[in-house]
């Protein structure tokens, strides 16, 4: 100098005009709980002051974010449920630590990627059991045999030797029985790899080395795990985001939670006309229904006032040094510059994820050059 990795900060600035919201404060108006004074015989009226509520105007302070977003995880808070234990269902899943908790953070381990800084992780168990593995392929897991190799052994057969013959021997052929799994071929994946021996041909069949697994010893680490060695031919495919097994965790609903006040209507009780001291009871008035031709009889309801319980509308609270509930935080102008992204709180908090014009800072890596 160039190319990168990781982490952090910021989120145009200044000024002016005019709006919006909460709170505080001042003035005025209306209503209202009280107090006092005056007038009047009294009822009452007027004035002053004060409590509270509402309205208007003025002044002052404060007034979105790094994600306020998605509503994904967790907690506080609230209501409901709840003896104890288990099952079911769901979630989490390497190790240590942090945290109120988490599926979060952090430091590590292992595995993949990168020359590297660094980064990614659905990272328990497939050697407990069951299931599944398309197409292709002989065969997809108790292995199998299309091409191929062999055909030692058995069979058939040719030549030939011995023999009286049966038969026996030697050399060759066939590929019938049969043997093999090295090679080819298929596939995402084919039951360790290389070499030597071995064999009819072959094969961990044997051996050496390498890789893996299991068991085990020693050393290091809290641990995941790492390093070194020994033994066993043990070679065991993949899939658990298939069932399942193991360990741990989990009651449900959510601020439209929940709490308080409380019109109207409806409910219950009492009172209001006459008798009756009162209660109970009876009678009277109006309307409706049944029976009845009617008279009458039986049942029901009622207009006003007061009280009570519950509770709808509505209001207050929950609710915040932004704090609404028709929901505020805006608009315009001027100047400067690199010409300004994503985006707007609704109970609170901790995280995660997603969106984002640019600018700044720090640590580190690689390449080249110069001293």
């Nucleotide at each position: 100098u160039g190319a990168g990795u990781c982490g952090g900060c910021u989120a145009a600035g200044c000024g002016g005009u005019u709006g919006c919201g909460u709170c505080a404060u001042u003035u005025c108006c209306a209503c209202u709980c009280g107090u006092g004074a005056a007038a009047g015989c009294a009822a009452u009226u007027u004035c002053a002051u004060u409590u509270g509520u509402g309205g208007a105007a003025g002044u002052g302070c404060c007034g979105a974010g790094g994600a306020a977003g998605g509503u994904c995880g967790g907690g506080g808070c609230u209501c409901c449920a709840u003896a104890g234990g288990g099952a079911a269902a769901g979630g989490u899943g390497c190790u240590g630590g942090c945290u109120a908790a988490c599926g979060g953070c952090u430091a590590g381990u292992c595995a993949g990627g990168g020359c590297g800084a660094c980064u990614u992780g659905a990272a328990g168990g497939a050697a407990a059991g069951u299931g599944c593995c398309a197409c292709a392929g002989a065969g997809a897991a108790u292995a199998a045999a299309c091409c191929g190799c062999c055909g030692a052994u058995g069979g058939c057969u040719u030549u030939u030797g011995a023999g009286a013959a049966a038969u026996c021997g030697a050399a060759g052929g066939c590929a019938c029985a049969g043997g093999c799994a090295a090679g080819g071929g298929u596939g995402a994946a084919a039951c360790g790899g290389u070499g030597c021996g071995g064999u009819a041909a072959g094969a961990g069949c044997g051996c050496a080395c390498c890789a893996g697994u299991a068991u085990u010893u020693c050393g290091g680490g809290c641990g995941a795990c790492c390093g070194a060695g020994a033994u066993a031919g043990c070679u065991a495919g993949g899939u658990a985001a298939a069932c399942c097994c193991c360990a741990c965790c989990u009651g449900g609903a959510g601020c439209a939670a929940g709490g308080c006040c409380a019109a109207g209507u409806g409910u219950g009780a009492g009172g209001g006309g006459g008798c009756u001291u009162c209660c109970c009871g009876c009678c009277a008035c109006g309307c409706c229904u049944g029976c009845a031709a009617a008279a009458g009889u039986a049942g029901g309801c009622g207009c006003c006032c007061u009280c009570a319980a519950g509770g709808u509308a509505g209001g207050c609270u929950g609710c915040u040094u932004a704090g609404a509930u028709g929901g505020a935080u805006g608009a315009c102008c001027g100047c400067u510059c690199u010409a300004g992204a994503c985006a707007g709180a609704a109970c609170c908090c901790c995280g995660c994820c997603u969106a984002u014009c640019g600018g700044c800072c720090g640590a580190c890596u690689c390449a080249c050059u110069u001293c």
Predicted 3D model of a 371-nucleotide RNA (Bacterial RNase P class A) from an Acidimicrobiia bacterium. The sequence was found by an Rfam model in a public genome assembly. The prediction has a mean pLDDT of 76. Rfam family: Bacterial RNase P class A. Rfam classes the family as a ribozyme.